[in-house]
Context: one part of a larger RNA
Molecule: small-subunit ribosomal RNA, 5' domain
Organism: uncultured bacterium
RNA sequence: GAUUGAACGCUGGCGGUAUGCUUAACACAUGCAAGUCGAACGGUAACAUCGGAGCUUGCUCCGGAUGACGAGUGGCGGACGGGUGAGUAACGCAUAGGAAUCUGCCUAGUAGUGGGGGACAACAUGUGGAAACGCAUGCUAAUACCGCAUACGCCCUACGGGGGAAAGGGGGGGAUCUUCGGACCUCCCGCUAUUAGAUGAGCCUAUGUCAGAUUAGCUGGUUGGUGAGGUAACGGCUCACCAAGGCUAAGACGGGUAGCUGGUCUGAGAGGACGAUCAGCCACACUGGAACUGAGACACGGUCCAGACUCCUACGGGAGGCAGCAGCAGGGAAUAUUGCACAAUGGGCGAAAGCCUGAUGCAGCGACACCGCGUGCGGGAUGACGGCCUUAGGGUUGUAAACCGCUUUCAGGAGGGAAGAAAAUGACGGUACCUCCAGAAGAAGCUCCGGCCAACUACGUGCCAGCAGCCGCGGUAAUACGUAGGGAGCAAACGUUGUCC
Numbered sequence: 001g002a003u004u005g006a007a008c009g010c011u012g013g014c015g016g017u018a019u020g021c022u023u024a025a026c027a028c029a030u031g032c033a034a035g036u037c038g039a040a041c042g043g044u045a046a047c048a049u050c051g052g053a054g055c056u057u058g059c060u061c062c063g064g065a066u067g068a069c070g071a072g073u074g075g076c077g078g079a080c081g082g083g084u085g086a087g088u089a090a091c092g093c094a095u096a097g098g099a100a101u102c103u104g105c106c107u108a109g110u111a112g113u114g115g116g117g118g119a120c121a122a123c124a125u126g127u128g129g130a131a132a133c134g135c136a137u138g139c140u141a142a143u144a145c146c147g148c149a150u151a152c153g154c155c156c157u158a159c160g161g162g163g164g165a166a167a168g169g170g171g172g173g174g175a176u177c178u179u180c181g182g183a184c185c186u187c188c189c190g191c192u193a194u195u196a197g198a199u200g201a202g203c204c205u206a207u208g209u210c211a212g213a214u215u216a217g218c219u220g221g222u223u224g225g226u227g228a229g230g231u232a233a234c235g236g237c238u239c240a241c242c243a244a245g246g247c248u249a250a251g252a253c254g255g256g257u258a259g260c261u262g263g264u265c266u267g268a269g270a271g272g273a274c275g276a277u278c279a280g281c282c283a284c285a286c287u288g289g290a291a292c293u294g295a296g297a298c299a300c301g302g303u304c305c306a307g308a309c310u311c312c313u314a315c316g317g318g319a320g321g322c323a324g325c326a327g328c329a330g331g332g333a334a335u336a337u338u339g340c341a342c343a344a345u346g347g348g349c350g351a352a353a354g355c356c357u358g359a360u361g362c363a364g365c366g367a368c369a370c371c372g373c374g375u376g377c378g379g380g381a382u383g384a385c386g387g388c389c390u391u392a393g394g395g396u397u398g399u400a401a402a403c404c405g406c407u408u409u410c411a412g413g414a415g416g417g418a419a420g421a422a423a424a425u426g427a428c429g430g431u432a433c434c435u436c437c438a439g440a441a442g443a444a445g446c447u448c449c450g451g452c453c454a455a456c457u458a459c460g461u462g463c464c465a466g467c468a469g470c471c472g473c474g475g476u477a478a479u480a481c482g483u484a485g486g487g488a489g490c491a492a493a494c495g496u497u498g499u500c501c
Base pairs, nucleotide, nucleotide: 001501004498006497007496008495009494013373014372015371016370017369019366020365021331028327030326031325032324035076036075037074040073041072043069044068047067048066049065050063051062052061053060054059055058083284084283085282092209093208094207095206096205097204098203101201102200106197107196108195109194110193111192112191113190114148116146117145123138124137125136126135127134128133154163155162156161168189169188170187171186172185173184176183177182210256217247218246219245222244223243224242225241226240227239228238229237259281260280261279262278263274264273265272266271286307287306288305289304290303309320310319311318312317337363339362340361341360345359346357347356348355349354376406377405378404379403386397387396388395389394410442412437413436414435415434416433420428445490446489447488448487449486450471451470452469456485457484458483459482460481466473467472
């Protein structure tokens, strides 16, 4: 000199763009952050409409009839999106390759979608419990569940053969049939099997990936083989048996530290330091462990067990997990609103309308950073007053002010008013922007002045009080302390501290 997710002191006008718990992966009140589908299903708790009944004439009752829909069965999604960096020195990450794999939704192709059955919720009745939550009996539907039939392709095979599937729903409709429900035709959405693709994911290898030897030996599923099991898949992944191997001074093993990368900062570069925001990967979700479901998890807002902690309790037993968005306590030098909207982009569900979305888009707060703008411009000497200095003449502050003329950026007031949105639909927002109005009006500080280093005098103090980055100043004329006048530098900042090059 440059840097910063900064902090502190003093000061502070406006706007844009970014950015904001680096500490306690500490504990959390409250609200919200993942639902959706009635075009899968039985239904009807609420609301509305319609129809009916009763009357007290605006109320009650009845009818799933219609719009819809609480709870329930079922499907898809809760494995994405969002957070954090504790752990991890590792195939975790980066780069380049590989073969023994899976892949819901999506795309393309091929072949099907026949005929049956038995349940379980909801519900009803009874009953236990303070609650959380149950228990028993009975009824019922389905795209829930299970056989049967069929099998192009698929799987197994000893090549003889053997095995295995499905589900329906909705819209429209001329004739024909009809038990007046429909059959039937057609279109759409589904379902089953399989092939290929795309996407996503799992696995393997090579190379690279912090510091220390005051860590030198480490290893028993350890290293390899055979066989078996297991997995979507290779494999000591697991097991039985057999062999005795494997790693290591090119640093094994153990201890310490650390998420990795694209990148960021600095530097002419080589390099050095860092890994906030944004993007990719990984890991984690109170701590530890485990599996279930599923195409996908060993699952942040799922389940079970154990532990610590907090809360409720009728003492028998239960409930919870902000490293989601806000917010609170605490820690700390230090880091924001319990905001608005789904209008846009994207995501989930749905045929759609739409619903949900603290993702996201915006707004709020903070000079925390960068950038831009303003705080006026021109004239104005007898060089006013005041201040300070003085050799007392004067010098300086200083064209500075006053005064005269001019302008109106920004802020303010008034009017108009977007793009962002393909028909409709705008949170932002009466925002940006445009026009008009008034008036120099509302808008300058901070640090320094001994040398390095631009900028000097007076007074006070008297090795005191104090200053200080280094050298060093201060003991009675201090340009070095304090104050004042003057000056220098930067400027909505300035200085200090930390930090790295």